The RNA shown here (Guanidine-I riboswitch aptamer) has 107 nucleotides and comes from Methylotenera sp. The source organism's lineage runs through Bacteria, Pseudomonadota, Nitrosomonadales, Methylophilaceae and Methylotenera. It matches the Rfam family "Guanidine-I riboswitch aptamer". Gene Ontology term of the family: regulation of gene expression.

RNA sequence: UAAAAAGAUGACUAGGGUUCCGACUUUUAUUGUUAUUAAAAGUGUCUGGUCCAAGAGUUGUCGGCCAUCAUAGACUGGCUACACGGAGGGAUAAAAGCCCGGGAGGA
Numbered sequence: 001u002a003a004a005a006a007g008a009u010g011a012c013u014a015g016g017g018u019u020c021c022g023a024c025u026u027u028u029a030u031u032g033u034u035a036u037u038a039a040a041a042g043u044g045u046c047u048g049g050u051c052c053a054a055g056a057g058u059u060g061u062c063g064g065c066c067a068u069c070a071u072a073g074a075c076u077g078g079c080u081a082c083a084c085g086g087a088g089g090g091a092u093a094a095a096a097g098c099c100c101g102g103g104a105g106g107a
Stems, first nucleotide, its partner, number of pairs: 007062006015052002020049002022046001023043007063080005082102001084105001088100003
């Protein structure tokens, strides 16, 4: 000075909302009344289950690079670092540390 697969993916978490489930509220129906049950509407300013979810969170697997060996392959061992950051827009039911994006900008 130059270079990158400094990659891919599974599970999860911080976080996130409200399609579905549950919870709560109201109304209606059934019944002589209450209770129960059912339906409709509303509430995420409901701890929740499903769901979404990190470049700068955790962890697994695969991959990549290097070394040893006798060419190669396989095995084995090692490495795979660092990381401040808007506004705005987009997806989905909706929102977000999701995506644009390790972007703009800053250092």